[in-house]
Context: one part of a larger RNA
RNA sequence: AGUGAACGCUGGCGGCAGGCCUAAUACAUGCAAGUCGAACGGCAGCACAGCUUAAGCUUGCUUAAGUGGGUGGCGAGUGGCGGACGGGUGAGGAAUACGUGGGAAUCUGCCCAGUCGUGGGGGAUAACGUAGGGAAACUUACGCUAAUACCGCAUGCGCCCUUUGGGGGAAAGCCGGGGAUCUUCGGACCUGGCGCGAUUGGAUGAGCCCACGUCGGAUUAGCUAGUUGGAGGGGUAAAGGCCCACCAAGGCGACGAUCCGUAGCUGGUCUGAGAGGAUGAUCAGCCACACUGGAACUGAGACACGGUCCAGGCUCCUACGGGAGGCAGCAGUAGGGAAUAUUGGACAAUGGGCGCAAGCCUGAUCCAGCCAUGCCGCGUGAGUGAAGAAGGCCCUCGGGUUGUAAAGCUCUUUUGUUGGGGAAGAAAAGCCUUGGGUUAAUACCCUGAGGUUCUGACGGUACCCAAAGAAUAAGCACCGGCUAACUUCGUGCCAGCAGCCGCGGUAAUACGAAGGGUGCAAGCGUUACUC
Repeated sequence: AGUGAACGCUGGCGGCAGGCCUAAUACAUGCAAGUCGAACGGCAGCACAGCUUAAGCUUGCUUAAGUGGGUGGCGAGUGGCGGACGGGUGAGGAAUACGUGGGAAUCUGCCCAGUCGUGGGGGAUAACGUAGGGAAACUUACGCUAAUACCGCAUGCGCCCUUUGGGGGAAAGCCGGGGAUCUUCGGACCUGGCGCGAUUGGAUGAGCCCACGUCGGAUUAGCUAGUUGGAGGGGUAAAGGCCCACCAAGGCGACGAUCCGUAGCUGGUCUGAGAGGAUGAUCAGCCACACUGGAACUGAGACACGGUCCAGGCUCCUACGGGAGGCAGCAGUAGGGAAUAUUGGACAAUGGGCGCAAGCCUGAUCCAGCCAUGCCGCGUGAGUGAAGAAGGCCCUCGGGUUGUAAAGCUCUUUUGUUGGGGAAGAAAAGCCUUGGGUUAAUACCCUGAGGUUCUGACGGUACCCAAAGAAUAAGCACCGGCUAACUUCGUGCCAGCAGCCGCGGUAAUACGAAGGGUGCAAGCGUUACUC
């Protein structure tokens, strides 16, 4: 000088930050990943047309009941995209990690740019219905149905394989608008948008290889048989003993192999004149993990925190046959500990997922609450005031000191209280008018400009104005030397102090108290750790 600090005493306000360093211990409860009806069949619930019946009469609308997938929408279901991001933690790992610099044998959903297509068929299955089983979780059989779900056929510029002869392989529709023409009145057809398939390039992301650097121990000196290499095969998106059969006998090591211990790494942070030393909280990049161990499935991407399966341990439910769970997400609980916060608000902003959009979801995020944990700022009044008041303390009894300090007088009102006003953070999307593009088109759709309406958790917050009133606000440590600051009383090697030297055994500036003083100040000391 510093700290993610803790403890003791004390404590007015604000801004900005930070807040389980220990048990990667166990977790009650709530929330943290959904969304799309413009992919689909449908209709459980809600609402509205329409229809039926009844009542009232103002005789065509009011009320009531029923019906009602026709419409808005939509529980559950099929399907698509997203649950591989975001968020948490640092257990493991000393090198399959990280940092820096190179490399070739690769993949890449959504996004951007280009090229070519999007023809014609089929069989199922959930939901649903019927009948069961089970305490539950759940599950069985039969029957019906749809799709952007699934499967063939056609074509195939690119593409892939190839013995260069040839061979292989694709797709899906949905929505908006419309003048002619046709129509079985459903549409065909045209057009716009969103999609779908193949392929080329880009961008982004990821996988792989190499070199160098990266803690301690030699009271660890030898280690290694898929071990080291080869030609061949398998496997992978991809090189490779990654795996396999065969062949050879290699490979690493005092420039520290192997073994043991410890540890997430880095940008950085602290300190220091620097070199260096220590460290890796918050923020950012990378890695690893998700009760413990193992495994694969799906997928562009996982061997997957809030997915699946198996084993183990623990907890819970049970009708004893069988089942359910995983906070190292945000809060919160118990435990551990010197020690670390609310079971809060909002999606208004930023960002993310889905969606044409409206929008929905978002404990990411933005805010609020708690804590002097830290940094910074402000305040606790200002001027005047000597009879140097009273009181306290000391005294050589003359006085000295507290001390302009107080009182008194004159002011001010930061902060606090009360009352009033009151932002920025909001721009978009939507709607209207108008220009351009597209088009057969003045529809629709896209886009530029102008106008308009609406949207704020924080929060009546920041800030501003006014009113009264010094009113609401100072402590802590130290005073022998180091080290700024001294006297009296009490105690009597006791009680005690102490960072070192050392004080205390009857005049203690060193213990305890008082008066006085010194240093910091909403803090001050102590302890711990680092330089």

This is a predicted structure of a 531-nucleotide part of an RNA (small-subunit ribosomal RNA, 5' domain) from an uncultured bacterium. Its Rfam family is "Bacterial small subunit ribosomal RNA". Rfam links the family to the GO terms structural constituent of ribosome and ribosome. The coordinates come from a structure-prediction model, not an experiment, and the mean pLDDT is 85.